[in-house]
RNA sequence: GGGGCCGUAGCUCAAUCGGUUAGAGCAAAAAACUCAUAAUUUUUAGGUUCCCAGUUCGAGUCUGGGCGGCCCUA
Numbered sequence: 001g002g003g004g005c006c007g008u009a010g011c012u013c014a015a016u017c018g019g020u021u022a023g024a025g026c027a028a029a030a031a032a033c034u035c036a037u038a039a040u041u042u043u044u045a046g047g048u049u050c051c052c053a054g055u056u057c058g059a060g061u062c063u064g065g066g067c068g069g070c071c072c073u074a
Base pairs, nucleotide, nucleotide: 001073002072003071004070005069006068007067010026011025012024013023019057028044029043030042031041032040050066051065052064053063054062
């Protein structure tokens, strides 16, 4: 340089053929329980869906460009 796959919460991942509030587990915070801690239970908070455009009534999803990661190849 060429090709392929991927980028969603602090971490690991969902999200059906594009369809109307983007969710789960772990982690975090608070409460209950306990003499206390752990465990357990309940609740809460946490998102510019990598960025910029485009298509569409509607985009996490489709298209183009950019950035980043991994793999193959010269």
The RNA shown here (transfer RNA) has 74 nucleotides and comes from a Cryomorphaceae bacterium. Its mean pLDDT, the model's own confidence on a scale to 100, is 81. Rfam family: tRNA. The family's RNA type in Rfam is transfer RNA. The sequence is in RNAcentral, with records from ENA. RNAcentral records the identical sequence in 2 taxa.